About this RNA:
Transfer RNA from a Parcubacteria group bacterium, 71 nucleotides, folded computationally. It was read from a public genome assembly.

[in-house]
RNA sequence: AGCGGGGUUGACCAACGGUAGGUCGGGAGGCUCAUAACCUCCAGGUGCGGGUUCGAUUCCCGCCCCCGCAA
Numbered sequence: 001a002g003c004g005g006g007g008u009u010g011a012c013c014a015a016c017g018g019u020a021g022g023u024c025g026g027g028a029g030g031c032u033c034a035u036a037a038c039c040u041c042c043a044g045g046u047g048c049g050g051g052u053u054c055g056a057u058u059c060c061c062g063c064c065c066c067c068g069c070a071a
Stems, first nucleotide, its partner, number of pairs: 002069006010024004018054001026042005047063005
């Protein structure tokens, strides 16, 4: 060289053609004498480049990176 799996907010994971969602973390407010806990709200994301499509995180092609298999 080859084969398989994966890359999505700071972390860990969903979503698999039609609004990108959850937990933790971060910020603000509430509650409290105060802190923690709890409640509400907010910010933050689809590896890169093409293609198909009215529409791509999703399908196709190429590349990059990670894990594994075989050699």

Notes: Its Rfam family is "tRNA". By type it is a transfer RNA. The source organism's lineage runs through Bacteria and Bacteria candidate phyla. The coordinates come from a structure-prediction model, not an experiment, and the mean pLDDT is 84.